[in-house]
């Protein structure tokens, strides 16, 4: 200092806002309408560095239809971006630090 790998789904949690339900106000009285996320919540979003659990890949070992095992370590702005809108989401195992 430079490269390759450090898989992929799905369930789900931290966490996030407010399209939609819902709550609460305040108009209105067949039915709705407006305002509120400084409403606890459902529907929705959601982690490389959070969790389960399938499937794949690599190596190895073994009784060799196929089976077990192993697969490490990860501090982190600012800005920008999308959706309704935000966020540990994506830019990003980024900039940087060690």
């Nucleotide at each position: 200092u430079u490269a390759a790998c450090g898989g992929u789904u799905u369930u789900c949690u931290a966490g996030g806002g407010u399209u939609c339900c819902g709550c609460a106000a305040u108009u209105a009285u067949u039915a709705a309408a407006u305002u509120g996320g400084u409403c606890u919540g459902g529907u929705c979003c959601a982690a490389g560095a959070g969790a389960a659990a399938a499937c794949a890949c690599a190596c190895a070992g073994u009784u060799u239809g196929a089976c077990u095992g192993u697969g490490a370590c990860a501090c982190g702005g600012a800005a920008g971006g999308a959706u309704a809108a935000a966020a540990g989401c994506c830019u990003g195992g980024g900039a940087g630090a060690g």
The RNA shown here (Guanidine-I riboswitch aptamer) has 98 nucleotides and comes from Gracilibacillus boraciitolerans JCM 21714. Model confidence (mean pLDDT): 84 of 100. Taxonomically the source falls in Gracilibacillus boraciitolerans (Bacteria, Bacilli, Caryophanales, Gracilibacillus). The sequence is in RNAcentral, with records from Rfam and Ribocentre. The same sequence occurs in records of 2 taxa.